[in-house]
RNA sequence: GCCGGUGUGGCGGAAUUGGUAGACGCAGCGGAUUCAAAAUCCGCCGCUAGCGAUAGCGUGUCGGUUCGAGUCCGACCACCGGCA
Numbered sequence: 001g002c003c004g005g006u007g008u009g010g011c012g013g014a015a016u017u018g019g020u021a022g023a024c025g026c027a028g029c030g031g032a033u034u035c036a037a038a039a040u041c042c043g044c045c046g047c048u049a050g051c052g053a054u055a056g057c058g059u060g061u062c063g064g065u066u067c068g069a070g071u072c073c074g075a076c077c078a079c080c081g082g083c084a
Stems, first nucleotide, its partner, number of pairs: 001083007010026003019067001028044005046057004060076005
């Protein structure tokens, strides 16, 4: 230099055909239980604004297509593999 693959919350990892993004598990927070703890059970658990109800944003980055994009298209970035 050329070709291919991968990139989703703090971590792992789903999302079938383009149709509610984050299921499920781990970690974390609150509670129940206990003399206290472990274990177990229940709830919560991306970001921003708001007292709140809610609203907006969010899938490596920036654009495009579409009523609608994690998914399709383009460029770029990072990592992995192959060829030279």
Transfer RNA from Halomonas sp. McH1-25, 84 nucleotides, folded computationally.
The coordinates come from a structure-prediction model, not an experiment, and the mean pLDDT is 81.
Its Rfam family is "tRNA". From the family's description: Transfer RNA (tRNA) molecules are approximately 80 nucleotides in length.
Taxonomically the source falls in Halomonas (Bacteria, Pseudomonadati, Gammaproteobacteria, Oceanospirillales).
The sequence was found in a public genome assembly.